Model confidence (mean pLDDT): 76 of 100. This is a predicted structure of a 265-nucleotide RNA (Bacterial large signal recognition particle RNA) from Pseudoflavonifractor phocaeensis. The source organism's lineage runs through Bacteria, Bacillati, Eubacteriales, Oscillospiraceae and Pseudoflavonifractor. The model forms 93% of the base pairs in the Rfam consensus. A source record names the gene ffs. RNAcentral records the identical sequence in 5 taxa.

RNA sequence: CCGCACUAGUUGGGGAGAUAGCGGUGCCCUGUACCUGCAACCCGCUACAGCAGGGAUGAAUCCCGGCCCCCGGACGUGCGAUGUGUCGUCUGACCUGGAAAAGCAGUGAUGAUAGACCGGUCCCGCGCAACGUGGCCCCGUGAACCGUGUCAGGCGGGGAACCGAGCAGCACUAAGCGGCAAGCCGCGUGUGCCGUGGGGUUACUGUUCUUGAGCCGGCUGUCCAGGUAACGGGCAUACCGCGCGCUUCAAAGGCCGGUGUGCGG
Numbered sequence: 001c002c003g004c005a006c007u008a009g010u011u012g013g014g015g016a017g018a019u020a021g022c023g024g025u026g027c028c029c030u031g032u033a034c035c036u037g038c039a040a041c042c043c044g045c046u047a048c049a050g051c052a053g054g055g056a057u058g059a060a061u062c063c064c065g066g067c068c069c070c071c072g073g074a075c076g077u078g079c080g081a082u083g084u085g086u087c088g089u090c091u092g093a094c095c096u097g098g099a100a101a102a103g104c105a106g107u108g109a110u111g112a113u114a115g116a117c118c119g120g121u122c123c124c125g126c127g128c129a130a131c132g133u134g135g136c137c138c139c140g141u142g143a144a145c146c147g148u149g150u151c152a153g154g155c156g157g158g159g160a161a162c163c164g165a166g167c168a169g170c171a172c173u174a175a176g177c178g179g180c181a182a183g184c185c186g187c188g189u190g191u192g193c194c195g196u197g198g199g200g201u202u203a204c205u206g207u208u209c210u211u212g213a214g215c216c217g218g219c220u221g222u223c224c225a226g227g228u229a230a231c232g233g234g235c236a237u238a239c240c241g242c243g244c245g246c247u248u249c250a251a252a253g254g255c256c257g258g259u260g261u262g263c264g265g
Base pairs, nucleotide, nucleotide: 001265002264003263004262005261006260009057010056011055012030013029014028015027020046021045022044023043024042034054035053036052037051038050063258064257065256066255067254068253072249073248074247075245076244077243078242079241080240082238083237084236085235086234087233090232092231093228094227095226096225097224098223099222102220103219104218106215107214114210115209116208118206119205120204121203122199123198124197125196126195127194128192129191130189131188132187133186134185135184136183138179139178140177141176147172148171149170150169155164156163157162
């Protein structure tokens, strides 16, 4: 150095989580890598740290160590998005009320504002008018007998002259009924650009006089008070995204090194 047969080892590894710790089951990364059974109100173990059974490979591409590189995860931190809860002295926003009068608008030398006089609005009395109503007046009607007048006929009395009562009819009238509504009287009023006398005048308003430049508070802005919690903001919490870190663990990959036994040639 070669051949044959073996052995240690290997037959996936890693992250978070969980655990006293380790490994597994479930999740994620790497990326291809024997099989069967077991297991999250777990399962199996104890630092040579899955167990049990069966295979394969086997001293190197494969096992062991170091270095490089770095997928991915974890931790910390900064910024941002979203959900939920909460606050209102965050009062920004929105709503309501008020103040002041800086700006705008309106109004004002055809005179604002303030003051004065006299009126009006208000109250009482009276009058007038209007309207309503009642009465009177006027017109019509209005009584079988029990209203009036006249009373034909008829009736009664009388010798007669004549006298008397009196129905119907006619005329008139009472109460009543109807009409008229002009006039007169009385009463009333959701009446009146009415008149007159008196009272009142806080306020509003009109003329006049004096004064002579403001007044007003609709909009914006400012301030104050109260309210709302949709939005903005703060806080808490859950979750997501991006960035950062001599942070931590680290798969795959690359490089370097290391590791047997027996027999035969």